[in-house]
RNA sequence: CGGUGAUUAGCGCAGUUUGGUAGCGCACUUGGUUUGGGUCCAAGGGGUCGCAAGUUCGAAUCUUGCAUCACCGACCA
Numbered sequence: 001c002g003g004u005g006a007u008u009a010g011c012g013c014a015g016u017u018u019g020g021u022a023g024c025g026c027a028c029u030u031g032g033u034u035u036g037g038g039u040c041c042a043a044g045g046g047g048u049c050g051c052a053a054g055u056u057c058g059a060a061u062c063u064u065g066c067a068u069c070a071c072c073g074a075c076c077a
Base pairs, nucleotide, nucleotide: 001073002072003071004070005069006068007067010026011025012024013023020057028044029043030042031041032040050066051065052064053063054062
C1' cells in the first nucleotide's frame, strides 16, 4: 500500500438474507422463598446499533467516507 472480516445493553452474541416499533443469555435492581446467603420463582431497568454523510415515506440492514481491531497478500530491510 491492496484485500477480507468484525464493531449492536456492563460482558458474550443474534438480528442484515427479503429495509417496516432493537432482541437472547449472563450480569444488575426490586419483591417472594430462607434465621441469613446461595438456589429457585415473579416483576423491572438499561443500547436508538463504532463516527459522519447520502438514498428512502421509513435504515442496525442499502451506498460513500473515516476510525479501531484481527487476518491474508504485496513492498522495503
The prediction has a mean pLDDT of 81. The RNA shown here (transfer RNA) has 77 nucleotides and comes from Colwellia sp. 39_35_sub15_T18. Its Rfam family is "tRNA". By type it is a transfer RNA. The organism belongs to Colwellia, within Bacteria. The sequence is in RNAcentral, with records from ENA.